This is a predicted structure of a 163-nucleotide RNA (FMN riboswitch aptamer (RFN element)) from Adlercreutzia caecimuris B7. Of the family's consensus pairs, 100% are formed in the model. The source organism's lineage runs through Bacteria, Actinomycetota, Eggerthellales, Eggerthellaceae and Adlercreutzia caecimuris. RNAcentral holds the sequence, with entries from Rfam and Ribocentre. The same sequence occurs in records of 2 taxa.
[in-house]
RNA sequence: AUUCUGUUUCAGGGCGAGGUGGAAAUCCUCACUGGCGGUAAGCACGGCGGCGCAUCCGAGCGCUUCCGGCAAGCCCGCGACCCUGCGAAGCCCAUGCGGCUUCCAGGCUGACCCGGUGAAAAUCCGGGGCCAACGGUUACAGUCCGGAUGGAAGAGGCAGAUG
Numbered sequence: 001a002u003u004c005u006g007u008u009u010c011a012g013g014g015c016g017a018g019g020u021g022g023a024a025a026u027c028c029u030c031a032c033u034g035g036c037g038g039u040a041a042g043c044a045c046g047g048c049g050g051c052g053c054a055u056c057c058g059a060g061c062g063c064u065u066c067c068g069g070c071a072a073g074c075c076c077g078c079g080a081c082c083c084u085g086c087g088a089a090g091c092c093c094a095u096g097c098g099g100c101u102u103c104c105a106g107g108c109u110g111a112c113c114c115g116g117u118g119a120a121a122a123u124c125c126g127g128g129g130c131c132a133a134c135g136g137u138u139a140c141a142g143u144c145c146g147g148a149u150g151g152a153a154g155a156g157g158c159a160g161a162u163g
Base pairs, nucleotide, nucleotide: 003161004160005159006158007157008156009155010154016030017029018028019027031143032142033132034131035078036077037076038075042070043069045068046067047066049064050063051062052061053060073130074129082107083106084105085104087103088102089101090100091099092098093096112128113127114126115125116124134146135145136144
């Protein structure tokens, strides 16, 4: 290095303008946003080198192997939300195949094409599209309010073990 254990911190963005209306950040036109891991031919950002240019020596510039970093909302997987359970524990009272909370098990869970380059592109470049839980609301919500000062994919720090 690696792997394991403990502990700790962190871990989601976005309605601005106009229109209609009694009422819309919810409709219409334009606008705006993109969680986590993987993949990636991009970037040339960091590091040890190599080659070339340049130079008195340097600095510098160009190319480049390797290692690291960054790089996809719609490619793969995951999380949140949601659903089911004569599953578990606890609580409640109207004592019912009742309700609530937590946990467990299982399930659901959105959206991309065209052109270019190329040996190769769902990822690069250009163009045009599309998607976004539940509950609430004077009128339908990705963007407002709420559960949520919650949970969490995961990321980092520290300590111990391993070696």